RNA sequence: GAGUUCGUCCAGCCUAAUCCACGCACCGCUGCGUGGAGCCGGGGACCCAACCUCCCCCUGGGGCGAAUCGGCGCAAGCCGUAGGGCCACUUCCAGGCCCGAGCCCGUCAGCUAACCCGGUAGGCCACGUGGAAGGACAGA
Repeated sequence: GAGUUCGUCCAGCCUAAUCCACGCACCGCUGCGUGGAGCCGGGGACCCAACCUCCCCCUGGGGCGAAUCGGCGCAAGCCGUAGGGCCACUUCCAGGCCCGAGCCCGUCAGCUAACCCGGUAGGCCACGUGGAAGGACAGA
């Protein structure tokens, strides 16, 4: 000097996934547990929707999420796509770069006031385009 590993902190990103109090652990502003607030999701009336008849099919149905759908391929996968995210105040326009997964319930759930139940994890790191409008802060 370089690389690797561990711990902590600052700025920022995806996401509901943040904040506060108390207790325990103990370098600690850290970790864990409990409770609360905030945010998020599910179940759950009237009304509405659906439920009628015939034919065909036989492969239950549903939820979270942007993550659906189409084509090609034996497959792995590839090319698109509905939709979603970022480019460091917000919005619009233009340009650029990405994602377009995965998981859960368990034969059961349309909407849904009251009411009931649950989650609050995890993963990352550009060196960071331009125009317009608005605003904030700082300076004079």

c-di-AMP riboswitch aptamer (ydaO/yuaA leader) from Nonomuraea jiangxiensis, 140 nucleotides, folded computationally. Rfam family: c-di-AMP riboswitch aptamer (ydaO/yuaA leader). Rfam links the family to the GO terms cyclic-di-AMP binding and regulation of gene expression.